RNA sequence: CUCUUAUCCAGAGUGGCUGAGGGACUGGCCCUAUGAAGCCCGGCAACCCCGGUGAGAUACCGGAAGGUGCCAAUUCCUGUAGAAACCUGACUGGGUUUCUAAGAGAUAGGAG
Numbered sequence: 001c002u003c004u005u006a007u008c009c010a011g012a013g014u015g016g017c018u019g020a021g022g023g024a025c026u027g028g029c030c031c032u033a034u035g036a037a038g039c040c041c042g043g044c045a046a047c048c049c050c051g052g053u054g055a056g057a058u059a060c061c062g063g064a065a066g067g068u069g070c071c072a073a074u075u076c077c078u079g080u081a082g083a084a085a086c087c088u089g090a091c092u093g094g095g096u097u098u099c100u101a102a103g104a105g106a107u108a109g110g111a112g
Base pairs, nucleotide, nucleotide: 001112002111003110004109005108006107007106008105013041015040016039017038021031022030023029025079027077028076042071043070044069047067048066049063050062051061052060053059075104080101081100082099083098084097085096086095087094088093
C1' cells in the first nucleotide's frame, strides 16, 4: 500500500514544556494567546491480550501487566442514491427537515 472483518450518538485534564495553528478532503460551521499542533505526565476505553464459564464456535463475565487506539462539537455537519412529510409555484423544476443505504474517512484484528 491492497483486500477482508468489526466498530464509530458512551467515556477521558483548571497538570508541565513549548508557542500558531487545528478540526482528513469539498462546501459549511467551529475551536484556538482564557494557549493550536507537538512532546511529557495523567486519564478513558477494552480491538489485540490475560483469567473464568462453556464439549466447541459464536457468546457471556471479570481484569488491565503488555501492543495499539482515543481524550471540543455524533466520524462536528455535509458530499452519492432512495423514501416520507412540508414549502415554493412558468416547473419532467427548486427548497427544507427527518430517516435508510452506500461512498469517503478513522481505529483495531486478520491476510497478501